[in-house]
The prediction has a mean pLDDT of 82. A computed fold for a 129-nucleotide RNA from Cupriavidus yeoncheonensis, annotated as Guanidine-I riboswitch aptamer. The source organism's lineage runs through Bacteria, Pseudomonadati, Burkholderiales, Burkholderiaceae and Cupriavidus. The RNAcentral record of the sequence draws on Rfam. Its Rfam family is "Guanidine-I riboswitch aptamer". Its family is annotated with regulation of gene expression in the Gene Ontology.
C1' cells in the first nucleotide's frame, strides 16, 4: 500500500421527531353542559411509530474438542464371481449427543427515506490511532 472476513432472524432499550391517538391553547356549533368541527402547538410527560457495527437479551448459524452410539470406506468370511448376508482391532469420513468459542472497534461534516427527525441508511465510510 492492497484485498478478504467480521454471520442471520425475533424482542427490547439509549434516543427520536409529529402521520394517528391523546393532552393543551384559540376560533365555532349548542340556552348551558356532555359532546363535537377547524386551526394551531413537540423548550407537551405520554400511547402508536422510527430505532442502534461499535447498546442488552433470546433463537439459529459457524468453528473447535473429550469418549461413547450409529452410518460409510477399509479387511476377512461365504461364492467360481458379483451381488446380498455376517463378523470386525486400527485408520479416514459423515453425523448424534455433550461441551467450549463467536474477539476487537476513536469516529465528523453533509446527504437521504418515512408524516418528520435520530445513534436508523450513505457508513465497521471520510478521517484518525
Nucleotide at each position: 500500500c492492497c484485498g478478504a472476513a467480521g454471520g442471520g432472524u425475533c424482542g427490547c432499550u439509549a434516543g427520536g421527531g409529529u402521520u394517528c391517538c391523546g393532552g393543551u391553547c384559540g376560533c365555532g356549533c349548542u340556552g348551558u353542559g356532555c359532546g363535537u368541527g377547524c386551526g394551531a402547538u413537540g423548550c407537551c410527560u405520554g400511547g402508536u411509530c422510527c430505532a442502534a457495527g461499535a447498546g442488552c437479551a433470546a433463537c439459529c448459524g459457524g468453528c473447535c474438542u473429550c469418549a461413547g452410539g450409529c452410518g460409510c470406506g477399509c479387511u476377512g468370511g461365504c461364492u467360481u464371481c458379483a451381488g446380498a448376508c455376517c463378523a470386525g482391532a486400527c485408520c479416514g469420513c459423515g453425523u448424534c449427543c455433550a461441551g467450549g468459542c463467536u474477539c476487537c472497534a476513536c469516529g465528523g461534516c453533509g446527504g437521504g427515506a418515512c408524516a418528520a427527525a435520530a445513534g436508523c441508511c450513505c457508513g465497521g465510510g471520510a478521517g484518525g490511532u